[in-house]
Molecule: c-di-GMP-I riboswitch aptamer
Organism: Thermolongibacillus altinsuensis
RNA sequence: GAAAGAGAAAGUUACAGCCAAGGAAACUUGGUGUCACAAAGCUAUAGGGUCUAACGGCUUUUUGCCUAUGACAGCCAGCUGCCAUU
Numbered sequence: 001g002a003a004a005g006a007g008a009a010a011g012u013u014a015c016a017g018c019c020a021a022g023g024a025a026a027c028u029u030g031g032u033g034u035c036a037c038a039a040a041g042c043u044a045u046a047g048g049g050u051c052u053a054a055c056g057g058c059u060u061u062u063u064g065c066c067u068a069u070g071a072c073a074g075c076c077a078g079c080u081g082c083c084a085u086u
Stems, first nucleotide, its partner, number of pairs: 002086002005083001007082001013036001017032006035074001041079003047076002049072003056066003
């Protein structure tokens, strides 16, 4: 330097649920909790995809449809990286 490996040792994160707060919502933050993860570390105008629909537009008696400037990295992906062994 390279490869592969939840992966012995040492560590990290924290699904769902519940409580509080923010938000139109998606969802986020904190506490609790601990499903799982070798990148579940970082990146949302580098790319794809997904979610929501306040404002706006169309339609409509009621309503329904479209739409991101909002959100998701634990969807794919890009970048960086620990350790025993070879």